[in-house]
RNA sequence: GCCGACGUAGCUCAGUGGUAGAGCAUCUGAUUUGUAAUCAGAGGGUCGGAGGUUCAACCCCUCUCGUCGGCUCCA
Numbered sequence: 001g002c003c004g005a006c007g008u009a010g011c012u013c014a015g016u017g018g019u020a021g022a023g024c025a026u027c028u029g030a031u032u033u034g035u036a037a038u039c040a041g042a043g044g045g046u047c048g049g050a051g052g053u054u055c056a057a058c059c060c061c062u063c064u065c066g067u068c069g070g071c072u073c074c075a
Stems, first nucleotide, its partner, number of pairs: 001071007010024004018055001026042005048064005
């Protein structure tokens, strides 16, 4: 340099054009002598960034940043 995959909550991930979600974690409450476990609830988001298409974009297109993998070149 070329090709591909990935980037969404603190962590791991789902979500193939029509209200952004789950598990774990955190916090509160219930239960318990207490802890763990269990149950109920709450908080937590610039969907990497910018632009475009569309009535409507996490989703499609372009550019760009980052991570990982493969290939190639030089030494």
Transfer RNA from an uncultured delta proteobacterium, 75 nucleotides, folded computationally.
It was read from a public genome assembly.
Its Rfam family is "tRNA". By type it is a transfer RNA.
The prediction has a mean pLDDT of 80.